Two RNAs folded together computationally: RNase P RNA and transfer RNA, 450 nucleotides in total. Rfam match: Bacterial RNase P class A. About the family: Ribonuclease P (RNase P) is a ubiquitous endoribonuclease, found in archaea, bacteria and eukarya as well as chloroplasts and mitochondria.

């Protein structure tokens, strides 16, 4: 100078002020019990008040609502599709996308950090601009021009030789473009070249050996020479997942007003299959099965009434929602100043922020201080 | 407390893994007109913030910020 992990996050006293619970005091009312001839008295339950006494009273994140559960209802069950989540290996856990350890990849000098980290030969897409060419593509600048062609020269019985052009033709090695160009370096070969061949390397595939539970790692040998990238693109594969959520849900009380539609409709978010699902009366019909009509039930829409109490609810348990304000001293930090120093004086600051069904994680915020390890 | 949705110019509001992000209203300048309006031409102004994936992000993923809607009972 950095990296990783853990902890604290104001203390004490006084005064005034809060909420729950217990006790006490007072008041009231219906009821119950006892005493009592009556008036009345005592106790219990219920409701209210007092502020009298005692006791308890927010967090590491209470925040975000990103995940997983407990619990509750749909519901007396089921199957599938769609949809959603995870994605290297092993372990852990109630469970998770969490945590621990590891492997691999990337970043960093390093301690360490990050990773939606399976599959591109199942298929379909995309790779803009630039560039000749972006997946089995391609010739802008270039290189060659052996063989064929054109021109010139020499020579010849025939045949041929030399030189130039860069036309036909050949090349993708060099340069350029780009994020990325169909392996890299070197040697040979060739007209010039090219894994065309060879050596070494990288990668891929197969085989063998060693280490490891495994993901993987190390080594040997052979081969075609090499068959982009992208799945936090659609998708494929493996595994997991019903849906809603305490304003869930349950008990009691109060008040009002009905109207329209449907009934093979309704019954758990979407779809499908499956399953479940009425009552009464009249009538058809020989009885049953079955059918028709009407009313109620069920469902949908419109309108109306109500906004109350209790449970759910918890060693804080509220329900407009409680722990605050003032003073003093101490503690910590910072600045100024005095002092040789120890230390003193004065000013300023003391963070993020408040439970609401509960639990386990993740993410975010945080003034200041302390401890441990590592580079 | 719980559960949905949204964020693009001054306002409204499209599109999208590749284009200095379309259009309308507005504003500025010019043309036209005796002047003004209308009209025409031209211009101005933006992807809420940060990290990640990718060659490349307004778009895809995660986190943060802000705004908005709904959640009692008879039933």
């Nucleotide at each position: 100078a950095g990296c990783c992990g853990g902890c604290c996050g104001g203390g004490u006293g006084g005064c005034c002020g809060c909420g729950g619970c217990c006790g006490c005091u007072c008041c009231g009312u219906c009821c119950c019990g006892g005493c009592a001839a009556c008036c009345g008295c005592c106790g219990g339950u219920c409701g209210g008040a007092g502020c009298c006494g005692g006791u308890c009273g927010a967090g590491g994140a209470a925040g975000g609502u990103c995940g997983g559960g407990a619990c509750u209802c749909c519901a007396c069950a089921g199957g599938g599709c769609a949809g959603g989540g995870u994605g290297c290996u092993g372990g852990u856990u109630a469970g998770c996308g969490g945590c621990c350890a590891g492997u691999c990849a990337g970043g960093g000098u390093g301690a360490c950090c990050u990773g939606c980290a399976g599959g591109a030969a199942a298929g379909u897409g995309c790779c803009a601009c630039a560039g000749a060419g972006a997946a089995c593509a391609g010739a802008c600048c270039g290189c060659c021009g052996a063989u064929g062609g054109c021109g010139c020269c020499c020579g010849u019985a025939g045949c041929g030789g030399g030189u130039g052009c860069a036309c036909a033709g050949g090349c993708a090695a060099g340069g350029g473009u780009g994020a990325a160009a169909c392996g890299g370096u070197g040697c040979g070969g060739u007209a010039a070249g090219a894994g065309c061949g060879c050596a070494c390397c990288a990668g891929c595939g197969a085989c063998c050996g060693g280490g490891g539970c495994g993901a993987c790692c190390c080594g040997g040998c052979c081969g075609g020479c090499u068959c982009g990238g992208u799945a936090a693109a659609c998708c494929c594969c493996a595994c997991c997942c019903g849906g809603a959520g305490c304003a869930a849900g349950g008990u009691c009380a109060a008040a009002c007003a009905g109207g329209g539609g449907g009934u093979u409709g309704g019954g758990u978010g979407g779809c499908c299959c499956g399953c479940c699902u009425g009552g009464u009366g009249u009538u058809c019909g020989u009885c049953c099965c079955g059918g028709a009509c009407a009313c109620c039930g069920c469902c949908c829409c419109c309108a109306g009434g109500u906004a109350g109490a209790c449970c759910g609810c918890g060693c804080a348990g509220a329900u407009g929602g409680a722990u605050g304000g003032c003073c003093a001293c101490c503690c910590g930090g910072u600045c100024u100043u005095c002092g040789c120093g120890a230390g003193g004086a004065g000013g300023c600051c003391g963070a993020c922020a408040g439970a609401a069904u509960c639990c386990c994680g993740c993410c975010u915020a945080c003034a200041g201080g302390c401890c441990g390890g590592c580079u | 407390g719980c559960g949905g949705g949204a964020u693009u110019g001054g306002c409204c509001g499209a599109a999208u893994g590749g284009c200095u992000u379309a259009g309308g209203c507005g504003c500025u300048g010019g043309a036209c007109u005796g002047u003004g309006a209308a009209u025409c031409c031209a211009g101005c102004c933006a992807c809420g913030a940060g990290a990640g994936u990718u060659c490349g992000a307004u778009u895809c993923u995660c986190u943060c910020a802000u705004c908005u809607c709904g959640c009692c009972c008879c039933a």